Context: one part of a larger RNA
RNA sequence: CUGGGCGUAAAGCGCGCGUAGGCGGACUGGAAAGUUGGGGGUGAAAUCCCGGGGCUCAACCUCGGAACUGCCUUCAAAACUAUCAGUCUGGAGUUCGAGAGAGGUGAGUGGAAUUCCGAGUGUAGAGGUGAAAUUCGUAGAUAUUCGGAGGAACACCAGUGGCGAAGGCGGCUCACUGGCUCGAUACUGACGCUGAGGUGCGAAAGCGUGGGGAGCAAACAGGAUUAGAUACCCUGGUAGUCCACGCCGUAAACGAUGAAUGCCAGACGUCGGCAGGCAUGCCUGUCGGUGUCACACCUAACGGAUUAAGCAUUCCGCCUGGGGAGUACGGCCGCAAGGUUAAAACUC
Numbered sequence: 001c002u003g004g005g006c007g008u009a010a011a012g013c014g015c016g017c018g019u020a021g022g023c024g025g026a027c028u029g030g031a032a033a034g035u036u037g038g039g040g041g042u043g044a045a046a047u048c049c050c051g052g053g054g055c056u057c058a059a060c061c062u063c064g065g066a067a068c069u070g071c072c073u074u075c076a077a078a079a080c081u082a083u084c085a086g087u088c089u090g091g092a093g094u095u096c097g098a099g100a101g102a103g104g105u106g107a108g109u110g111g112a113a114u115u116c117c118g119a120g121u122g123u124a125g126a127g128g129u130g131a132a133a134u135u136c137g138u139a140g141a142u143a144u145u146c147g148g149a150g151g152a153a154c155a156c157c158a159g160u161g162g163c164g165a166a167g168g169c170g171g172c173u174c175a176c177u178g179g180c181u182c183g184a185u186a187c188u189g190a191c192g193c194u195g196a197g198g199u200g201c202g203a204a205a206g207c208g209u210g211g212g213g214a215g216c217a218a219a220c221a222g223g224a225u226u227a228g229a230u231a232c233c234c235u236g237g238u239a240g241u242c243c244a245c246g247c248c249g250u251a252a253a254c255g256a257u258g259a260a261u262g263c264c265a266g267a268c269g270u271c272g273g274c275a276g277g278c279a280u281g282c283c284u285g286u287c288g289g290u291g292u293c294a295c296a297c298c299u300a301a302c303g304g305a306u307u308a309a310g311c312a313u314u315c316c317g318c319c320u321g322g323g324g325a326g327u328a329c330g331g332c333c334g335c336a337a338g339g340u341u342a343a344a345a346c347u348c
Stems, first nucleotide, its partner, number of pairs: 004319003007302002012316001014201004021194003025088006033081002035077008049065006091191001092188003095184005103177007110154001115149007125136002162169002206247006215241002220236004258315006266293013297304002321348003330341004
C1' cells in the first nucleotide's frame, strides 16, 4: 500500500466560519474529454511463459508460438461521469405574518444574607469539635435593636425545562444585537454538502498593567489527631476569586459517539408553534426540539435503537502492541508558565 477500524479495547480535532480540493437534485438537446467496441501502426533483440530440438542428463544453447497487460492513430457507440446550451422545483435561500427563549454586549437598578463601623439594651461567656485547643471577650464579646459602609452572588419560581456552534448562559428594567421555530403564499433557480491549510471563538487556573477586595480561600502560621501527620478536622490568613484592557489556548473541552443527506415498527412523557373538533379544557392531526421504554437490525459484551452505535452515500480528522513519551531535539507560538508539531536508542 491493500485490508480493518475509531461509545467503553489504540483511535472523532474543544467548537465555528471558510480557501483550495473532493463530492453533488430532476428533465431535454449538442459535442464526444473520460468510458466501451472494431481496424491500423508501434511495443528492438535478449529475458519470462508454452511447445519442440541440440550438447549422454541438467544448467546451458537453439527454433516456433504466445506474451510484452503500454502508447499513438482512425472508425463507431452515447448509458454513466465531466463539458456546453436550455428548462424545472423537490435541496438551499429570499419575502410576508406570528411565536418562544438564563443567546450575546452595554447601562441602570432591587431585596435577602455575610462582614465591618457607629449607637442603644445587656452580662459572662462566646466560638469550635468526635472530644478539645489555638482564637474572640469585663478595654464589655456572643445575643438583640436601630443607623451606615462596602463587595460579591442572585433563594423561592426551577423542570432528564429553555437558549447557544462549543466553551457556556439564571434577580429586575432599558437600549443595541445574533440565531431558531411555525404558518402563508409569492420569488430566485442547485445558488448545495464537506473542508487540508487559514482564521475566529474557547471553562478553570495562570500571566501583564491599573482598580477593587465583603465572603471564600492555594501558599503560610498556629491548635488538634497521630508512631509520625509537611494531610484529613479547627482558628486565622496572602495571592486569587470581582472589574477594565491585553495575553495564555488547555480540560474526564464527554454523549468519552465528526459534519451532512436519505431510508427503516411502535408506545409513553415534556417544551414551542399551527390546524381541526366540540362537551371550553380536553381530544385528534401536523411540524420543530428534548427525554424514557422498546421491535427489526447492530454489538465482543455492556448496550444502541427515527436525537442509532441500524441500512447506505459524500467529505474531513484520527488509530496500528506495552513502556520509553505526548518525552528529547529542531521548528512555530508565548512576557513567563508553557502550548503545538513530534521521534529514536533501549526494554518487555